Predicted 3D model of a 77-nucleotide RNA (Glycine riboswitch aptamer) from Falsiruegeria litorea. Its Rfam family is "Glycine riboswitch aptamer". Its family is annotated with glycine biosynthetic process in the Gene Ontology. Rfam's curators write: This family represents the bacterial glycine riboswitch. The coordinates come from a structure-prediction model, not an experiment, and the mean pLDDT is 76. RNAcentral holds the sequence, with entries from MGnify.
């Protein structure tokens, strides 16, 4: 590091379409664990360089379920 397998959290309320249901849309809060943007305690040999689970919240998500998902375990190259 690439792929199988297993674990894997956070956050809702409401309006309008619709007979419902399913979808579709909007308005207000809101979350932090893809991605991405900041700060830098550290690391490092001057430069170059690296670098968080903290901040932000552009992207994502926010009944369940499915999918997604940092990380961890593991197994094979």
């Nucleotide at each position: 590091c690439a792929c199988g397998c297993g674990g894997g959290a956070g956050a809702a309320c409401u309006g309008g379409c619709g007979c419902a249901a399913a979808g579709c849309u909007g308005g207000u809060g809101c979350c932090g664990a893809a991605g991405g943007a900041g700060c830098a305690a550290c690391c490092g040999c001057c430069c170059c360089g690296g670098a968080a689970a903290c901040u932000c919240u552009c992207a994502g998500g926010c009944c369940a379920a499915a999918a997604g998902g940092a990380c961890c375990g593991u197994g094979u190259g």